This is a predicted structure of a 74-nucleotide RNA (transfer RNA) from a Bacteroidales bacterium. The source organism's lineage runs through Bacteria, Pseudomonadati, Bacteroidota, Bacteroidia and Bacteroidales. Its Rfam family is "tRNA". Gene Ontology term of the family: triplet codon-amino acid adaptor activity. It is annotated as a transfer RNA.
RNA sequence: GGUCCCAUAGCUCAGGUGGUUAGAGCACUUGACUCAUAAUCAAGGGGUCCUAGGUUCAAGUCCUAGUGGGACCA
Numbered sequence: 001g002g003u004c005c006c007a008u009a010g011c012u013c014a015g016g017u018g019g020u021u022a023g024a025g026c027a028c029u030u031g032a033c034u035c036a037u038a039a040u041c042a043a044g045g046g047g048u049c050c051u052a053g054g055u056u057c058a059a060g061u062c063c064u065a066g067u068g069g070g071a072c073c074a
Base pairs, nucleotide, nucleotide: 001073002072003071004070005069006068007067010026011025012024013023019057028044029043030042031041032040050066051065052064053063054062
């Protein structure tokens, strides 16, 4: 230098053929239980879906460029 893959909650990830409400587990907060802690149970908070454009009635999802990370080739 070239090709390809990945980026969604604090962490690890899901999200069919674009469709109107963006989710799970763990973690966190509050409560219950307990002499107390852990475990368990219940409820709750938490999102610039990497950034900027584009297509569309509608984009986490499609297209382009960029940024960061990774793999391969030279």